Transfer RNA from a Bacillota bacterium, 73 nucleotides, folded computationally. It was read from a public genome assembly. Its Rfam family is "tRNA". Gene Ontology term of the family: triplet codon-amino acid adaptor activity. By type it is a transfer RNA. About the family: Transfer RNA (tRNA) molecules are approximately 80 nucleotides in length.
[in-house]
């Protein structure tokens, strides 16, 4: 150099036609027990990798760039 795939709460991943961003696992906190563990319940915690566009709206479409994987020469 071309070509594909993937970047989304600490961590591993959903979000299938664009309409208010979710879980699980951890983290605080509360009930529950003699203690613990197991269990319920409830909070925090992400401007979707960045930068533009196009839309009344964009994680999702179009452009541009970054890293990581995987082929091709």
């Nucleotide at each position: 150099g071309c070509g594909g795939a993937a970047g989304u709460g600490g961590c591993u991943c959903a979000g299938u036609u664009g309409g208010u961003a979710g879980a699980g696992c951890g983290g605080c906190g509360c009930c529950u027990u003699g203690c613990c563990a197991a269990g319920g319940c409830g909070c925090a915690g992400g401007u979707c990798g960045c930068g533009g566009g196009u839309u009344c709206g964009a994680a999702u479409c179009c452009c541009g760039u970054c890293u990581u994987c995987c082929g091709c020469u």